[in-house]
A computed fold for an 84-nucleotide RNA from Sulfurovum sp., annotated as c-di-GMP-I riboswitch aptamer. The model forms 95% of the base pairs in the Rfam consensus. The sequence was found by an Rfam model in a public genome assembly. NCBI's taxonomy places the organism under Bacteria, Epsilonproteobacteria, Campylobacterales, Sulfurovaceae, Sulfurovum. The coordinates come from a structure-prediction model, not an experiment, and the mean pLDDT is 79.
């Protein structure tokens, strides 16, 4: 430096739900709690998903626009332990 993710040790994160707190809302912070995970480390760049205004319409499509989602996938950027 490249690569691999068996087997081992140390460690890391932490889904559901369950208190509270913040959001119109999707959601999100903190405590608990562990389904799971080898990038569930970073980043909304490109898809999906989902919210919210607005327009249209007259009853859920369609444009915009604003947001959530990185534990939905792709790109990008970083990385620990070990085996080769």
């Nucleotide at each position: 430096c490249a690569u691999a993710a068996a087997c081992a040790a140390a460690g890391c994160c932490a889904a559901a739900c369950u208190a509270u707190u913040c959001g119109u809302g999707a959601g999100a912070g903190u405590a608990g709690g562990a389904c799971g995970g080898a990038a569930a480390g970073c980043c909304a760049c490109g898809g999906g998903u989902c919210u919210c205004u607005a327009c249209c319409c007259c009853u859920u499509u369609u444009u915009a626009g604003a947001g959530a989602u990185a534990g939905c996938c792709g790109a990008g950027c970083u990385a620990c332990c070990u085996g080769c």